[in-house]
Predicted 3D model of a 78-nucleotide RNA (transfer RNA) from a Candidatus Bathyarchaeia archaeon. RNAcentral records the identical sequence in 2 taxa. Rfam family: tRNA. The family's RNA type in Rfam is transfer RNA. NCBI's taxonomy places the organism under Archaea, Thermoproteati, Candidatus Bathyarchaeota, Bathyarchaeia (SeqCode). RNAcentral holds the sequence, with entries from ENA.
RNA sequence: GGGCCGGUAGUCUAGCUCGGUUAGGACAUCUGCUUGACGUGCAGAAGGUCGAGAGUUCGAAUCUCUCCCGGCCCACCA
Numbered sequence: 001g002g003g004c005c006g007g008u009a010g011u012c013u014a015g016c017u018c019g020g021u022u023a024g025g026a027c028a029u030c031u032g033c034u035u036g037a038c039g040u041g042c043a044g045a046a047g048g049u050c051g052a053g054a055g056u057u058c059g060a061a062u063c064u065c066u067c068c069c070g071g072c073c074c075a076c077c078a
Stems, first nucleotide, its partner, number of pairs: 001074007010027004020058001029045005051067005
């Protein structure tokens, strides 16, 4: 340098194929109930603008382009 895969909450992850409901779930955190207390269990809450920017569109996590980061393969130099 070329090709492919991935980036979504503190962590992990679904959703992308085929654009349209308030971006869903688990753990963790916080509050309440339960307990003599802790833990467990139950109920609830907060936490994301989907790697960055631009474009297409009535509408983009999803499509297109550029860039950044990580991984794999190939090529080149030594």
The prediction has a mean pLDDT of 82.